[in-house]
Context: one part of a larger RNA
RNA sequence: UUGGGCGUAAAGGGUGUGUAGGCUGCAUUUCAAGUCUAUUGUUAAAUCUCCCAGCUUAACUGGGAAUAUGCAAUAGAUACUGAUUUGAUAGAGGAUGGAAGAGAGAAGUGGAAUUCUCGGAGUAGCGGUAAAAUGCGUAGAUAUCGAGAGGAACAUCGAUGGCGAAGGCAGCUUCUUGGUCCAUACCUGACGCUGAUACACGAAAGCGUGGGGAGCAAACAGGAUUAGAUACCCUGGUAGUCCACGCCGUAAACGAUGAUCACUUGAUGUUGGUUUGGCUUUGCUGAAUCAGUGUCGUAGCUAACGCGAUAAGUGAUCCGCCUGGGAAGUACGGUCGCAAGACUAAAACUC
Numbered sequence: 001u002u003g004g005g006c007g008u009a010a011a012g013g014g015u016g017u018g019u020a021g022g023c024u025g026c027a028u029u030u031c032a033a034g035u036c037u038a039u040u041g042u043u044a045a046a047u048c049u050c051c052c053a054g055c056u057u058a059a060c061u062g063g064g065a066a067u068a069u070g071c072a073a074u075a076g077a078u079a080c081u082g083a084u085u086u087g088a089u090a091g092a093g094g095a096u097g098g099a100a101g102a103g104a105g106a107a108g109u110g111g112a113a114u115u116c117u118c119g120g121a122g123u124a125g126c127g128g129u130a131a132a133a134u135g136c137g138u139a140g141a142u143a144u145c146g147a148g149a150g151g152a153a154c155a156u157c158g159a160u161g162g163c164g165a166a167g168g169c170a171g172c173u174u175c176u177u178g179g180u181c182c183a184u185a186c187c188u189g190a191c192g193c194u195g196a197u198a199c200a201c202g203a204a205a206g207c208g209u210g211g212g213g214a215g216c217a218a219a220c221a222g223g224a225u226u227a228g229a230u231a232c233c234c235u236g237g238u239a240g241u242c243c244a245c246g247c248c249g250u251a252a253a254c255g256a257u258g259a260u261c262a263c264u265u266g267a268u269g270u271u272g273g274u275u276u277g278g279c280u281u282u283g284c285u286g287a288a289u290c291a292g293u294g295u296c297g298u299a300g301c302u303a304a305c306g307c308g309a310u311a312a313g314u315g316a317u318c319c320g321c322c323u324g325g326g327a328a329g330u331a332c333g334g335u336c337g338c339a340a341g342a343c344u345a346a347a348a349c350u351c
Base pairs, nucleotide, nucleotide: 004322005321006320007305008304012319014201015200016199017198021194022193023192026087027086030083031082033081034080035077036076037075038074039073040072041071042070049065050064051063052062053061054060091191092188093187094186095184096183097182098181099180103177104176105175106174107173108172109171110154115149116148117147118146119145120144125136126135162169163168206247207246208245209244210243211242215241216240220236221235222234223233258318259317260316261315262314263313266296267295268294269293270292271291272290273289274288275287276286277285278284279283300307301306324351325350326349333344334343335342336341
């Protein structure tokens, strides 16, 4: 390479936008590049295959025939691929009218709670644990009432509910803004799918500069426990957690399941539309259909577990990735980064 694979055995890129490339629905005109057919030329000899002949036979030698996939030229064929012409509307997009939503960014604002400060009232404990102690408290704590400050997070609603490409997103209001769904079938007329490189986004932790700092809390200190206890438990507590700007670019970034399209019995929840029926009509309850999101399950698939119209079924296109375990996601080199490190990525050796 051929072949086989990628939910859990090795293997789906963290996610998107999109360049090159690959692939590309229906009908039609022309061309004839690919493709197919015929003819001609060439495809050296020897060798190989077949027939015949010569050495007593064979090996060997000689003669003849066949073969010679390929290449080129010429003449044709036109289904398919390609190029080209014209057209259509089922893909795709637009328009119009509706719908839902923690989708994003910015500004403002609300209440509960924790902590702290001040004031009232009040007295000896509080706190913490399996039990204690460290700790706090007569300089008046804890508990309680009132006032104030400040930061962070938004109980109930709340839901195998919703939205988003993923990461993720939740008090309320306003402004700016992205996407989706349904209906109509009015417009464009294949404008599509995928996507190496590239670019953008990307939890937490971490880094830089400047703010902020209530609670929580790596490190650290103390008290316990213990043979020890650099832990688990307790009392404290700094980075950090929060904000702005800039980096980092990784996660069990998981559905451990790439994207798109088509096809293939059903049952039952739920979310958002549309159409339609019944009723006791702010509504309740059915039916059909489209788009999501769950559970069960037929065929089929699977090593099994399980998957099962949200496929891991049946097919098609494109991308990524795998090839015994360890050494190793390491060394070296390169690129990126302030650093931490990230990306790319071996071998010796060993079993």
Small-subunit ribosomal RNA, central domain from an uncultured bacterium, 351 nucleotides, folded computationally.
The prediction has a mean pLDDT of 86.